A computed fold for a 76-nucleotide RNA from Mesoaciditoga lauensis, annotated as transfer RNA. NCBI's taxonomy places the organism under Bacteria, Thermotogati, Thermotogota, Mesoaciditogaceae, Mesoaciditoga. The same sequence occurs in records of 3 taxa. Its Rfam family is "tRNA".
RNA sequence: GACCUGUUAGCUCAGCCGGUAGAGCACUUGACUUUUAAUCAAGGGGCCGCGGGUCCGAAUCCCGCACGGGUCACCA
Numbered sequence: 001g002a003c004c005u006g007u008u009a010g011c012u013c014a015g016c017c018g019g020u021a022g023a024g025c026a027c028u029u030g031a032c033u034u035u036u037a038a039u040c041a042a043g044g045g046g047c048c049g050c051g052g053g054u055c056c057g058a059a060u061c062c063c064g065c066a067c068g069g070g071u072c073a074c075c076a
Stems, first nucleotide, its partner, number of pairs: 001072007010025004019056001027043005049065005
């Protein structure tokens, strides 16, 4: 330098054939229990790395940038 890939809730990830975002764990409250833990029930929490474009509508398509991972090339 070229190419591929990832960036979504506190964490690990799904959703990526465009139609206003989900799971598990964690967290909060309640039940149960002598208490804790475990178990059961309910609940809160993100507008999707950043900027722009297309579209009636974008996490999802296109362009640029940033960061992580990988492959190749260059370089003695």